[in-house]
RNA sequence: AAACUUGAGAGUUUGAUCCUGGCUCAGAACGAACGCUGGCGGCAUGCUUAACACAUGCAAGUCGAACGAGAUCUUCGGAUCUAGUGGCGCACGGGUGCGUAACGCGUGGGGAUCUACCAUAGGGUGCGGAAUAACUCAGAGAAAUUUGUGCUAAUACCGCAUAAUGUCGCAAGACCAAAGAUUUAUCGCCCUUUGAUGAACCCGCGUAAGAUUAGCUUGUUGGUGAGGUAAAGGCUCACCAAGGCGACGAUCUUUAGCUGGUCUGAGAGGAUGAUCAGCCACACUGGGACUGAGACACGGCCCAGACUCCUACGGGAGGCAGCAGUGGGGAAUAUUGGACAAUGGGGGAAACCCUGAUCCAGCAAUGCCGCGUGAGUGAUGAAGGCCUUAGGGUCGUAAAGCUCUUUUACCAGGGAUGAUAAUGACAGUACCUGGAGAAUAAGCUCCGGCUAACUCCGUGCCAGCAGCCGCGGUAAUACGGAGGGAGCUAGCGUUGUUCGGAAUUACUGGGCGUAAAGCGCGCGUAGGCGGUUCGAUAAGUCAGAGGUGAAAGCCCGGAGCUCAACUCCGGAACUGCCUUUGAAACUGACGAACUAGAAUCUUGGAGAGGCGAGUGGAAUUCCGAGUGUAGAGGUGAAAUUCGUAGAUAUUCGGAAGAACACCAGUGGCGAAGGCGACUCGCUGGACAAGUAUUGACGCUGAGGUGCGAAAGCGUGGGGAGCAAACAGGAUUAGAUACCCUGGUAGUCCAUGCCGUAAACGUUGGGCACUAGGUGUGGGUCUCAACCAACGAGAUCCGCGCCGUCGCUAACGCAUUAAGUGCCCCGCCUGGGGAGUACGGUCGCAAGAUUAAAACUCAAAGGAAUUGACGGGGGCCCGCACAAGCAGCGGAGCGUGUUGCUUAAUUCGAUGCAACGCGAAGAACCUUACCUGGGUUUGACAUGUAGUGAAAAGCUCUAGAGAUAGGGUGUCCUUCGGGGCGCUACACAGGUGGUGCAUGGCUGUCGUCAGCUCGUGUCGUGAGAUGUUGGGUUAAGUCCCGCAACGAGCGCAACCCUUAUCCUGUGUUGCCAGCAAGUAAAGUUGGGGACUCGCAGGAGACUGCCGGGGUCAACUCGGAGGAAGGUGGGGAUGACGUCAAGUCAUCAUGCCCCUUAUGCCCAGGGCUGCAAACACGCUACAAUGGCCGGUACAAAGGGCUGCGAUCCCGCGAGGGUGAGCGAAUCCCAUCAAAGCCGGUCUCAGUUCGGAUUGGAGUCUGCAACUCGACUCCAUGAAGCCGGAGUUGCUAGUAAUCCUGGAUCAGCACGCCAGGGUGAAUACGUUCCCGGGCCUUGUACACACCGCCCGUCACACCACGAAAGUCGGCAACACCCGAAGCCGGUGGCCCAACCCCUUGUGGGAGGGAGCCGUCGAAGGUGGGGUCGGUGAUUGGGGUGAAGUCGUAACAAGGUAGCCGUACCGGAAGGUGCGGCUGGAUCACCUCCUUU
Repeated sequence: AAACUUGAGAGUUUGAUCCUGGCUCAGAACGAACGCUGGCGGCAUGCUUAACACAUGCAAGUCGAACGAGAUCUUCGGAUCUAGUGGCGCACGGGUGCGUAACGCGUGGGGAUCUACCAUAGGGUGCGGAAUAACUCAGAGAAAUUUGUGCUAAUACCGCAUAAUGUCGCAAGACCAAAGAUUUAUCGCCCUUUGAUGAACCCGCGUAAGAUUAGCUUGUUGGUGAGGUAAAGGCUCACCAAGGCGACGAUCUUUAGCUGGUCUGAGAGGAUGAUCAGCCACACUGGGACUGAGACACGGCCCAGACUCCUACGGGAGGCAGCAGUGGGGAAUAUUGGACAAUGGGGGAAACCCUGAUCCAGCAAUGCCGCGUGAGUGAUGAAGGCCUUAGGGUCGUAAAGCUCUUUUACCAGGGAUGAUAAUGACAGUACCUGGAGAAUAAGCUCCGGCUAACUCCGUGCCAGCAGCCGCGGUAAUACGGAGGGAGCUAGCGUUGUUCGGAAUUACUGGGCGUAAAGCGCGCGUAGGCGGUUCGAUAAGUCAGAGGUGAAAGCCCGGAGCUCAACUCCGGAACUGCCUUUGAAACUGACGAACUAGAAUCUUGGAGAGGCGAGUGGAAUUCCGAGUGUAGAGGUGAAAUUCGUAGAUAUUCGGAAGAACACCAGUGGCGAAGGCGACUCGCUGGACAAGUAUUGACGCUGAGGUGCGAAAGCGUGGGGAGCAAACAGGAUUAGAUACCCUGGUAGUCCAUGCCGUAAACGUUGGGCACUAGGUGUGGGUCUCAACCAACGAGAUCCGCGCCGUCGCUAACGCAUUAAGUGCCCCGCCUGGGGAGUACGGUCGCAAGAUUAAAACUCAAAGGAAUUGACGGGGGCCCGCACAAGCAGCGGAGCGUGUUGCUUAAUUCGAUGCAACGCGAAGAACCUUACCUGGGUUUGACAUGUAGUGAAAAGCUCUAGAGAUAGGGUGUCCUUCGGGGCGCUACACAGGUGGUGCAUGGCUGUCGUCAGCUCGUGUCGUGAGAUGUUGGGUUAAGUCCCGCAACGAGCGCAACCCUUAUCCUGUGUUGCCAGCAAGUAAAGUUGGGGACUCGCAGGAGACUGCCGGGGUCAACUCGGAGGAAGGUGGGGAUGACGUCAAGUCAUCAUGCCCCUUAUGCCCAGGGCUGCAAACACGCUACAAUGGCCGGUACAAAGGGCUGCGAUCCCGCGAGGGUGAGCGAAUCCCAUCAAAGCCGGUCUCAGUUCGGAUUGGAGUCUGCAACUCGACUCCAUGAAGCCGGAGUUGCUAGUAAUCCUGGAUCAGCACGCCAGGGUGAAUACGUUCCCGGGCCUUGUACACACCGCCCGUCACACCACGAAAGUCGGCAACACCCGAAGCCGGUGGCCCAACCCCUUGUGGGAGGGAGCCGUCGAAGGUGGGGUCGGUGAUUGGGGUGAAGUCGUAACAAGGUAGCCGUACCGGAAGGUGCGGCUGGAUCACCUCCUUU
């Protein structure tokens, strides 16, 4: 010099956010245990459980220099050993933690004490005596043990003497001791002093939990006296008094040895009390004393009890919680080792003896510390494993190989310190030297996030994992294995426990409006806190000094083991307690004053403040009477009900009870509950103004006490209306409800209980401070004012609103604080179980109050955000409704689907958004299905190897065919080969699975107007703003405003088509004019005018005018125009939603099949028919059917084709085959409805055409299953369609034909074209869908959401319970061992004392006996705690049980709180209360203009 320096978070509630709040993890530690593994050494540690029971051995002896005796040896000098007497020790050391909540322990004090051995100092040590053990002899007993006789010694015992500085006493005085041994030097002995050490006692403070333990105590508390003790003391006793303890927790119950310390922690704390050290307690259980300096004694004694052992049955013995060890218990804890060498202890003069204290060794990875298991080099990046995108990557310089080293282990040699002269258990140990040789030596856990570390395979909500969140249902980094990786390492994980993180009990360091949390409100006791000034004090406080705070430990600096652990030395620290000296600001106690707090007094006004008595009017109901007649009443609509016996209505009269309209107001009063007609009486409080008075008298308030809505209870009244329960009527699936008609308790009064409410401002009380604005209630003052009325300002006290700072998780609060401070009280600590059980208190009861646990979950919750939703609101749109037109739903048929059937009826699509859909066309084919027959490198592709000379085609035979066999046929070449076939191998193939592994494509919301981003700003944040608002639009279209400014995808426009015009062009189109020509016809010459075709332009933009509007956007009307406000139509589909559809269009991961789930073929099926649905066609007829005549399109298609013309057939069609690859020809006379004429005359018809019979045509290899069409005949249902439902707003609906794709053939479907051509829209209340804003929400898988209760089932813990079993503590009585104490007739007794001398007596002592106390035991009734218990009660938990729908939206009757009644259940209803209720209207207030 140093002793210091020290604080980390994460996961999990939500769609997301912030907060509250719990659960969990990461850290450290351990006397640990378990799993896997295990080389060495050092140092530590090792029954936490049964204070359970113990075999065996050892753990306390020693002294011959106290004594006699015996034995052995003898160099005769003596020596050694031993039992006994005697001395000292055995009260230490060692063990354990049962008990103990206590002066037990810790700490600091105190005085009324003792202390062997030791030290110190002063003295003394004289003279005598009687016994006794051992021993001898004789006995008893199995033994343990013991009796009698006789002898003997002492440092054993006794007496006398001596006697102070000792003891007692005021004094006088009285009293008290001794031991010798051996030899010349000591050791002893006795008395006394002082000390040291040790011990005893007392006191202050500190030292667990429970109040569901609130009262305890009779030697109890004190006094006097006595006894007792080493000593104070009720320690004990007698008497007296009636005290003592307790909310600052007595008593009782439970738990526990206390401390230094240890672990953890930043600390404060929390937990703990193994090893080491101090104290205490205990020694088989309970009691007791003896001896002794010291014990009520672990290895002593006595008694009682339990247990064990011995026994000859008569009696005895024992106590490992000493060291080892055994059994037992347990998850679990060692050797029946060595030595006294060291340290220490006992005895001894000493040698020495004893010492399971101790020192060592053994066992155990139980812990801490250290070391090692090799080092260098080594790329073909070997082999092998694993993965792979098939290229490669990785294990990996890792290995092998080469070159080195030798710590450890092994072998050999030397060899300590610990020991001062000797003596070493450890131990031939530590250590040193030498030798050989990489030789002897690596595992465990983890790899989804927290948390470092990733892939493959297997499995398929199984097996399993899991600390929390959570993984696993066919692509699992989460299970199991493997490869790889991460971490630690002779260990690694798991489990358990403690602290930490946890500020999650908050002293340091939390909260209570809505998250858990302010008592319903006053008064007030104890307690806590307390205004101004002065004085004095010094308890608290602060400073200095002293004592103490054991050692060890922690910390610092050193030192010693090779380092470290470990050990040693010195220091610091021990935050505490005590003593003392000072200071006097603050607090306290004391004294004196003050007036600003508080109270009193006077005057005044306000008020639904309280209590009592009285009075009043309106209304309701009832009763009586009158008028009057058929209804009334009630509802969404009804009914029950009342009424012809006269209701309702109306008029008059009467009765009764209850409540007090308007005024009336975020007005008033009260502590709260609460209080509302008027008058009187009594009475409380607040407020204002003001002189005076008291002089801190104050604030809060555990217990306590009073008040306390409604409901409810008791007693007695009262009872009009209303109205739980109840009854009836409705509603409903049901309706124990909502609605209606009745109606009893009750509501009212008096009196007594109850004591709870959302008793709420969800905000305890008091004081002080901190911007304002505005309204209102009650006072006072000033100004103004002649009066009156109306004012302005100031100030005090109330009641509201808005708002700054600040606070808050946010919402919000904001001088009436949820801001800033102080004081006091109450309360909270995750959700559920539960405000429940048990116990106590209160109550008549209902119940209130106080108030847990087991078990269970990982959340429960607050505020705010974005969505979604609402049987919430506002605005707007849409063939959404309405207004219309035509339909569907009824019939027959067609097509599709379900279902059924089947060998198969292949598969898919399934609300809108599947169902004339995939399928733009199933007789075979298609075809995927079924049956049967075949085939296996394959019907198809590529490659490799080998091999052949064929193959195809044509043809014959068998066969249903595929196929098989035969005949014919024999390729190209640059000679390398190619092409083809066969064999073998790789592989092909799959309309097999998974659309929930996917791509692509598509549907739908929806052609709805939305969906987003950048920067900025606001917010802790999710997010908001922009995008909202005022207008406007088809539109987030545009304008204006605005903390926003811009931008993107959508809208619109650009594209196509259609409507008008212009220009150009002019065949195959056109034909006005010119010409030719025909029966007719652009037929011809010609022409470009027109139509039309093809190109290119123009045009329409709210451009113009007027009205409205914000001088806007825009809108309304008008003009012009072919067209007017998007001109009509189409194409075009934002971000996204539906795990929407499709693995069977195609593509594709994975899985599956591989002589079959592949491929080929024949036949069958997809067409099957009790039934149901969807979409169509045709109809039911006269706006029609039939017959005849007659007019006008557009758009398409055509060579395996369209097919003219002519002929044949009633017809479908057939024969013939001109023209045309098409603005030319054909389909195609191109149409039909239409128009004209005729007929039918309302009927199952001249409507309707199904069905069936017959005959045909066409396509095709083939029309049986199973085609279309034609003709003849037949002539069904059906007369306009229930509930319900579809389309359509103009060239639309309706109606009429035409064409095309597919296609050999097949169309009522689909796609496209034109012809004719309407009706209606007042309007947005309602239904449906959608958009924007707003609001509520317990929803977020988003209302097809969430969610409550009974019942049923399974499991779990708990309560009650007739009882029953046991523990514990206490009480009363009985009995009363040992033993101390007290007493004592007879009995016994050496020395010593007295009298006496005797063979004596006394004194004294002993045994015995008696008594007090007294353990165990017994009896009894209670207390308390626990176990168990038929049955029973609620509670909790449990993928798919039953009944309903209570709550969340106005949750469909707003919800909730208290209470009462009722009901299968949620619950319903009554009474009072709350807003933690939506919506609309009104009132009031506030803000802005």
Small-subunit ribosomal RNA from Parasphingorhabdus sp., 1489 nucleotides, folded computationally. Lineage of the source: Bacteria > Pseudomonadati > Sphingomonadales > Sphingorhabdaceae > Parasphingorhabdus. The sequence is in RNAcentral, with records from ENA and SILVA. Rfam family: Bacterial small subunit ribosomal RNA.